[in-house]
Molecule: Fluoride riboswitch aptamer (crcB RNA motif)
Organism: Planctomycetota bacterium
């Protein structure tokens, strides 16, 4: 020098902070919602959450008490 793997570290998982925990991806890539119509693209139409999961805070909605 070049692959290859493993090992810290770091990054990431459709909208905010955080503790656990899981999966990913790692100089580059992981990500960057889902579903139907339509040859595709394009456009339409449906669903759909501050989680990746679980727990809290925040923020946003709606009803109730005071």
């Nucleotide at each position: 020098c070049a692959g290859c793997g493993u090992g810290a570290g770091g990054g990431c998982g459709a909208u905010g902070g955080a503790g656990u925990u899981c999966g990913c991806c790692u100089c580059g890539a992981a990500c960057u919602g889902c579903c139907g119509c339509g040859u595709g693209a394009a456009g339409c139409g449906g669903c759909g959450g501050a989680u990746g999961a679980c727990u809290c805070c925040u923020g946003c909605u709606g009803g109730a008490a005071g």